The prediction has a mean pLDDT of 77. Bacterial RNase P class A from Rhizobiales bacterium NRL2, 384 nucleotides, folded computationally.
RNA sequence: UCAGGCGGCCGGAUGGCCGCGGCGGGCUGCGGCCCGCCGAGGAAAGUCCGGGCUCCACGGAAACACGGUGCCGGGUAACGCCCGGCGGGGGCGACCCCAGGGAAAGUGCCACAGAGAGCAGACCGCCGGCCUUCGGACCGGCAAGGGUGAAAGGGUGCGGUAAGAGCGCACCGCGGCGCUGGCGACAGCGCCGGCAUGGUAAACCCCACCGGGAGCAAGAUCGAAUAGGGACGGCCGGCCCGGCAAGCGGGCAGAAGCGUUUCCGCUUCGCCGUCCGGGUAGAUUGCAGGAGGCGCCGGGCGACCGGCGUCCCAGAUGAAUGGCCAUCCAGCCCCGGACUCGGUCCGGGGCGGACAGAACCCGGCUUACAGGCCGCCUGACGCC
Numbered sequence: 001u002c003a004g005g006c007g008g009c010c011g012g013a014u015g016g017c018c019g020c021g022g023c024g025g026g027c028u029g030c031g032g033c034c035c036g037c038c039g040a041g042g043a044a045a046g047u048c049c050g051g052g053c054u055c056c057a058c059g060g061a062a063a064c065a066c067g068g069u070g071c072c073g074g075g076u077a078a079c080g081c082c083c084g085g086c087g088g089g090g091g092c093g094a095c096c097c098c099a100g101g102g103a104a105a106g107u108g109c110c111a112c113a114g115a116g117a118g119c120a121g122a123c124c125g126c127c128g129g130c131c132u133u134c135g136g137a138c139c140g141g142c143a144a145g146g147g148u149g150a151a152a153g154g155g156u157g158c159g160g161u162a163a164g165a166g167c168g169c170a171c172c173g174c175g176g177c178g179c180u181g182g183c184g185a186c187a188g189c190g191c192c193g194g195c196a197u198g199g200u201a202a203a204c205c206c207c208a209c210c211g212g213g214a215g216c217a218a219g220a221u222c223g224a225a226u227a228g229g230g231a232c233g234g235c236c237g238g239c240c241c242g243g244c245a246a247g248c249g250g251g252c253a254g255a256a257g258c259g260u261u262u263c264c265g266c267u268u269c270g271c272c273g274u275c276c277g278g279g280u281a282g283a284u285u286g287c288a289g290g291a292g293g294c295g296c297c298g299g300g301c302g303a304c305c306g307g308c309g310u311c312c313c314a315g316a317u318g319a320a321u322g323g324c325c326a327u328c329c330a331g332c333c334c335c336g337g338a339c340u341c342g343g344u345c346c347g348g349g350g351c352g353g354a355c356a357g358a359a360c361c362c363g364g365c366u367u368a369c370a371g372g373c374c375g376c377c378u379g380a381c382g383c384c
Stems, first nucleotide, its partner, number of pairs: 001380010012328007020039008041355001045366002048364005053215004066211005071085005086100001087098004101206002106204002108200003123146002125142005131136001154172006173195001174193008219285004229276007238252005254269006292311008329353001331351009
């Protein structure tokens, strides 16, 4: 210098004018006005996990069903998150990726191609016998080679053989046992086994562990007007029955409404006043001091934990946090000039700042993001 890897951070600045929400103080003619302070994010997003909080259900516990999680150790309030390891895979490397329990408990599936895909198999081929019209046919042996496939029942080599084959041997792989190291996942070594158990569990399933449901429109407090409910008082009240009695019950009559009308059927039927209770609108609360931010010290490889100090840091409810102007800082483009010309410097002009926006709160994950900064590390080339 070029090409990369990992981690962290910023994500416009200042000033002026106009405006918005909250809190505190003051004034008020109760409409509001003035002053001061505060006022989005790293993701406020998706609402995917885990909790706090609240209500409901439930005697405790367990089981079944259903759902989730799944190497080991640690962190945490908890997690499906994070950290450190182990194993496997990728990269020259820094480093990255893994849904990573069980396939000799059982069941299912393995498309196409291919002779054969789960009781493995024989298309081409190789070897032997026999026949031959010399092209090959038939019988038998084989599974090394070719071909198909994601996958063909260990791999490489030597021996062996008619040709071959774990048929024999060595190494590697695999399985079993033992020893050693490690908390453990696991690793190393030794002995034995001639190879048996193809893959698939984000297919059913088995094993282990976890899980009651709903959510701040949760929930709590206050509570009008109007209508309806109840109690009491007053007044009025067509007939009959029951009843001591009550507009207390029943029947008839009457009125109003509906079924298109008559008939018939159904529903409803005192007025005034006072009080009570439920609930609606609305208001308040939940609701901003918290698993809180920052700094220092200590422990730990780390996630994180402990101690001390310091700070208060949005609370709307049609939902505030905005708009305009000026200058500057990045960045991009154009013009002119100079030079040590794929560029650098000087001068002028134009454009111009991403993704997005709280709504009970917190810990994570995931996704979106113009541009830029910092630190550590790797590889290649050159120079000393």
It is recorded under the gene name rnpB.
Its Rfam family is "Bacterial RNase P class A". Rfam links the family to the GO terms tRNA processing, dimeric ribonuclease P complex and ribonuclease P activity.
The model forms 96% of the base pairs in the Rfam consensus.
The organism belongs to Hyphomicrobiales, within Bacteria.